[in-house]
Context: one part of a larger RNA
Molecule: small-subunit ribosomal RNA, 5' domain
Organism: uncultured bacterium
């Protein structure tokens, strides 16, 4: 000089784009952050409509829908960096694996059964909640049939699946509900793909030898077990191996990478924001469910802490978004919206989404703009200096003539919006001019930001400059005060009566909405 997630001092007009607890992985009040599906089911607590009514109310009939059963999702998204020096990461390979939803193919979706929540009744408890009896449904659960692939001692034998729901409809049947046909969404088995995940190997990845020997499931084999899968992964027996000066073992520090900063490069330092991977979720342990977890807003046990209690017993987990206390030199709003993008559920409408998009705060950084322009010598007044002649501040001001960016006021005004819905045509499916789906067209809407960006108008120089430095390094000098005092200082060093080095003033220099100081890296 460059740089920073910076802090501090003085100062501070506007906009754009970014960034914002580096410390206590300290403790957390409050609100929100994961739900959705009635086109799986029995139903009807609330609302609206309809019907009945003795005007109290009744009827699930319809739109819908609390609680419940069931399905899918809560393994994504979001946070943090504690631990981890290799069960991690990076690069290059590998074989013994699984994979919900999605895509393509093949074959099915037949026939039965028993229960249980909700609800009703009763009991216990302060509460959280718990227990007993009775009724009922399903895409919940369990058998039977069938079986491509699966297993075995293999011309034989064994063990295995499923579920329905909705739209429309000409004949035929019909107990008048439907059967039946068809379409859509599902369900079962299996093969392949895609995606995601698990596993193995090699090489690389900080300091320390004032850590030199370490190791008994340890190294290998056989039998057995186990996993989705290879393997001492586990176990019994056998052998005695395995690692290490090319640093084992131990100690310290530390998430890793793409990258970032600096540097001509080689290198050095770092890993905040963004992206990939990993690990963690009050601390420690454990499994359950599931395609996937040993699961941040799930469960169980133990511990510390906090809260409620009728003392018997219970409840909780912000390293999600805001916010509070504490710590600290230091780091923001208890905001708006699902309009867009994306995610979950749903056939869809739609619902949810502190992801996200926006707004708020902060000169924290980068970038851009402005704080006027021209003219103006009586070189005004005032200040400062003076050799008292004058010099300087200084075209600076005033005055005169203009302009109006930005800001303020008023008016206009894009784009971010594509859709979905309704409807016309056409094509496909189909018995069908139903229905459904694809394509083309019409119509009707959907914006948090937002008083948007941008444009126009009128007014008026009107609202907008500071900070550090001036002995040398290093651009910039005089006066006064002080008198080794008070003080300055990055280094050299200034100050003891003429200090360009302290303090003030005038003047000057450098940067500029910033300027300096401190910390840190090269």
């Nucleotide at each position: 000089c460059a740089u920073u997630g910076a802090a501090c001092g003085c100062u501070g007009g506007c906009g754009g784009c970014a960034u914002g607890c580096c410390u206590a992985a300290c403790a957390c009040a409050u609100g929100c952050a994961a739900g959705u599906c009635g086109g799986a089911c029995g139903g009807u607590a609330a609302c609206a409509g309809g019907c009945c009514u003795u005007c109290g109310g009744g009827c699930g009939c319809u739109g819908a829908c609390g609680a419940g059963u069931g399905g899918c999702g809560g393994a994504c998204g979001g946070g943090u960096g504690a631990g981890u020096a290799a069960u991690a990461c990076g690069u290059a390979g590998g074989a013994a694996u699984c994979u919900g939803c999605c895509c393509a193919g093949u074959a099915g979706u037949g026939g039965g059964g028993g229960g249980u929540a909700a609800c009703c009744c009763g009991g216990c408890g302060a509460a959280a909640g718990c227990c007993g009896g009775g009724c009922u449904a399903a895409u919940a659960c369990c058998g039977c049939a069938u079986a491509c692939g699966c297993c075995c001692u293999a011309c034989g034998g064994g063990g295995g699946a499923a579920a329905g729901c909705g739209g429309g409809g000409g004949a035929u049947c019909g107990c008048a509900a439907g059967a039946c046909c068809u379409c859509g969404c599902g369900c079962u088995a299996u093969c392949g793909g895609a995606u995601g995940a698990g596993c193995c190997u090699a090489c690389g990845u900080c300091c320390u030898a004032u850590c030199a020997g370490c190791u008994a499931g340890u190294u290998g084999g056989u039998g057995g077990g186990g996993u989705a899968a290879a393997a001492g992964c586990c176990u019994a027996c056998c052998a005695a191996g395995g690692c290490a000066a090319c640093g084992a073992c131990g100690g310290g520090u530390g998430g890793c990478u793409g990258g970032u900063c600096u540097g001509a490069g080689a290198g050095g330092a770092c890993g905040g924001c963004c992206a990939g991977c990993c690990a963690c979720a009050c601390u420690g342990g454990g499994a359950c469910u599931g395609a996937g977890a040993c699961a941040c807003g799930g469960c169980c046990c133990a511990g510390a802490c906090u809260c409620c209690u009728a003392c018997g017993g219970g409840a909780g987990g912000c390293a999600g978004c805001a916010g509070u206390g504490g710590g600290g030199a230091a780091u923001c709003u208890u905001g708006g919206a699902c309009a867009a993008u994306g995610g979950g559920g749903g056939a869809a409408a739609c619902c949810c989404u502190g992801a996200u998009c926006c707004a708020g705060c902060a000169a924290u950084g980068c970038c851009g703009c402005g704080u006027g322009u021209g003219u103006g010598a009586a070189g005004a007044a005032g200040g400062c200096c003076u050799u008292c002649g004058g010099g300087u501040u200084g075209u600076a001001a005033a005055g005169c003539a203009c302009u109006u960016u930005c800001g303020a006021u008023a008016g206009g005004g894009a784009a971010g919006a594509a859709a979905a819905g309704c409807u016309g045509g056409u094509u496909g499916u189909g018995a069908a001019u139903a229905g459904c789906a694809g394509c083309c067209g019409g119509u009707c809407u959907u914006g948090a930001c937002g008083u948007u960006a941008c444009c126009u108008a009128g007014a008026g120089a009107a609202g907008a400059a500071g900070c550090a430095c001036c002995g040398g390094c290093u651009a910039a000098c005089u006066c006064u005060g002080u008198g080794c005092c008070a003080g300055c200082a990055g280094c050299c060093g200034c100050g003891g009566u003429a200090a360009u080095a302290c303090a003030g003033a005038g003047g000057g220099u450098g940067c500029a909405a910033g300027c300096g100081u401190u910390a840190a890296u090269c």